[in-house]
Context: one part of a larger RNA
């Protein structure tokens, strides 16, 4: 880890409801007869219920309150009993599980600190006082030499320690190994005896140590402490079926009501949904009438500026600019005005619900997509509201894979058909299916801004056989180098004007050019050709914009369509719908017929089995019981039945009922095996 055995809603009193018995009122309790037992039979003491009201007196279907005959409160045809179920109350109250907290008791053989008495410390440094001689001094300090051996001195075994590093880390070791290190005569180390106890000691203090245990040892009890917590909670069909919301909580992972689930029972047309009518409303849009906001003009109080005046003050004004008029906008916290939906209501229509009433509950962590909003950054698989939908509790097909998306709700079977959303070249069921456009970028099968004679449609507008647009030939001129400026300025540095004149046409000149002239060249004409060219917008479909770390962004192979647009037809394609047959609920006289049958929390019904008792030490059994292996057949399900074989070697059914230590896969369960 496996495999097996054991392992969690009990039992008791009391209530409430269901079912059941009695209602001629229901009932026994103790005890007592009888009996092998179960249980029978006797026993109304007593308990409920038959009548309320009032603090009571006491009245009484009433009755208190009152002054009342008034109104108000409580009342007026009811039941009991006993078993089972099921819920509630106390009780360990489903089963494990604390860390605490409290008594009384064991510990100082480890440690801490003391106290008695014992005991231990290689060697070597160093050289304290004091002493002796000497010298020195009136005499002392004084100075030298020597002697001496002093110190939480020195260096270093033994001893005691633990500063670093490796190793070890399922260790050789629950703390140590190897290499170095600190003390090493002292506040040393050490042995034997003893003292000192948990609300304590003992502590050169680190909350350290008090038997590998210490923010308060350890053992026993209170004790099955408590646990709004964690995790487990054991056969089988059938019927229904939720919640994650509102409040209110010293309330927030909890509990109360209320919402939403079941079951029974009663009501009787009150439901969902639709359709007609009748309602108020202040969203959306929208608009500016009010409150704000806000862009332009006009008219313009005041204001600045300036002019006149000595001053008062009077006059001008390209400026700001209240107010106002016109035009144009904007608002969740604006509305002159104003919708779809919603809502309430009436009456029709309804497929079948609604409502109440008692029980029994779960849920109160909700997720994600849609559509209105709020905070966020008009961020988030983000938050938080509304409303709907799906998951949740929902399998099936689709979206390569994908709870919350799209299609669809699964009672069983079927090698029967028709679809849905997807889809029909190939993987891969179905069109290499039709008709008409598109795109050339593998766009299709990731993104903006912006960018471009990519191509398709559409519009509107110009020119144009009186020859357009493009190309070629040719012209493209005189006054004139216009005047000014300048060192020049001659169409072309720069100012001003910008005309006449030939002509088909040509500007006091569109770029290039010179020092400045020249010098190409446009605009403008004509010729050659000869048929359409410009220019603006609106649209589809593409192109660039565009760099990430394996190729990795069509599920692949592939595809020019097997891409996109529109149109048609047929086809695949699901647990949807049909079809055949079954099983079952529910309505019902019914097997007909109708309707139903996904399902966690949770309700409520029907069953199987397992141990034991009664009938019954029965049937049946050594010509072979229980068990146990095996085989094959029957059956809605959990099971079960009859049967064959082998094994075993003494017990023991089916029915019927009864009472429970009754069903294991999960508890870091438990016990045993391997």
């Nucleotide at each position: 880890g496996c495999c097996g055995g054991c392992g969690a809603c009990u039992u008791a009193u009391a209530g409430g409801c269901a079912c059941g018995g009695g209602u001629a009122g229901g009932u026994u309790a103790a005890g007592g007869c009888g009996g092998a037992a179960a249980u029978g039979c006797c026993g109304a003491a007593g308990c409920c219920a038959a009548a309320g009201c009032g603090a009571a007196a006491g009245c009484g279907a009433g009755u208190c309150u009152g002054a009342a005959u008034a109104g108000g409160g409580c009342g007026a045809u009811a039941a009991u009993c006993c078993g089972u179920g099921u819920u509630u109350a106390u009780a360990g109250a489903c089963c494990c599980g604390a860390a605490c907290c409290c008594g009384g008791g064991u510990g100082a053989u480890c440690u801490a600190a003391c106290c008695a008495u014992g005991u231990c410390c290689a060697g070597g440094a160093u050289g304290a006082a004091g002493c002796u001689u000497g010298g020195g001094u009136a005499a002392a300090g004084c100075c030298a030499a020597g002697u001496g051996g002093a110190g939480g001195u020195c260096c270093g075994c033994a001893c005691c320690g633990a500063c670093u590093g490796a190793u070890g880390u399922u260790g050789a070791a629950a703390a140590a190994u190897c290499a170095g290190c600190g003390g090493a005569u002292g506040a040393g180390g050490u042995g034997u005896g003893g003292u000192u106890a948990g609300g304590g000691g003992u502590g050169a203090a680190a909350u350290g140590c008090c038997a590998a245990u210490c923010g308060a040892a350890c053992c026993c009890g209170g004790a099955g402490c408590u646990a709004g917590c964690u995790g487990g909670u054991u056969c089988u069909c059938c019927c229904c079926g939720a919640a994650a919301u509102g409040u209110g909580u010293u309330g927030a992972g909890g509990c109360g009501c209320a919402g939403c689930g079941g079951u029974a029972u009663g009501u009787g047309a009150u439901g969902a949904c639709g359709g007609u009518u009748g309602g108020g409303g202040g969203u959306a849009a929208a608009g500016c009438a009010c409150u704000g906001a806000u862009u332009c003009g006009g008219u313009g109080c005041g204001g600045g500026c300036u002019g006149c005046g000595a001053g008062a003050g009077c006059g001008g004004u390209a400026c700001c600019a209240a107010a106002u008029c016109g035009a144009g906008u904007c608002a969740a916290a604006c509305u002159c005005a104003g919708a779809a939906u919603a809502c309430c209501a009436a009456u029709c229509g309804g497929c079948a619900a609604g409502c109440a009433u008692a029980c029994c509950a779960g849920u109160g962590a909700g997720a994600c997509g849609g559509u209105g909003g709020g905070g966020g950054a008009u961020a988030a698989g983000c938050u938080u509201c509304a409303u709907c939908g799906u998951c949740a509790a929902g399998a099936g097909g689709g979206a390569a894979a994908c709870a919350g998306c799209c299609c669809a709700g699964a009672c069983c079977a079927c090698c029967a058909g028709c679809u849905a959303a997807g889809g029909u070249c190939c993987c891969u069921a179905a069109a290499u299916u039709a008709u008409c456009g598109c795109u050339c970028a593998g766009u299709g099968g990731u993104a903006a801004a912006g960018g471009a004679g990519g191509u398709g449609g559409g519009a509107g507008u110009g020119c144009a056989g009186a020859g357009a647009c493009a190309a070629c030939c040719a012209g493209g001129a005189g006054g004139u180098u216009u005047g000014c400026c300048u060192a020049g300025a001659a169409g072309c540095a720069g100012c001003c004007a910008u005309c006449c004149u030939u002509g088909a046409a040509a500007g006091a000149g569109u770029g290039c050019g010179u020092a400045a002239u020249a010098g190409c060249u446009c605009a403008c004409u004509g010729g050659u050709c000869a048929a359409g060219c410009g220019c603006u917008c609106c649209u589809g479909c593409g192109c660039c914009g565009a760099a990430a770390a394996u190729g990795a962004a069509c599920g692949g192979g592939a595809c020019u369509a097997a891409g996109c647009g529109a149109u048609a037809u047929a086809c695949c394609g699901a647990a949807g719908c049909u079809g055949u047959g079954g099983a079952c609920u529910u309505g019902u006289a019914a097997u007909a017929c109708a309707a139903g049958u996904g399902g966690u929390a949770g309700g409520g019904g029907a069953g199987c089995g397992u141990u034991c008792u009664g009938c019954g030490g029965u049937a049946g059994g050594g010509u072979g019981a229980a068990g146990c292996a095996u085989c094959a057949g029957c059956g809605g399900c959990a099971a079960g039945c009859a049967g064959g074989u082998g094994u075993g070697g003494a017990c023991g059914a089916a029915g019927c009922a009864g009472a429970a230590g009754u069903g294991a896969g999960a508890a870091u369960g438990u016990c045993g095996g391997c």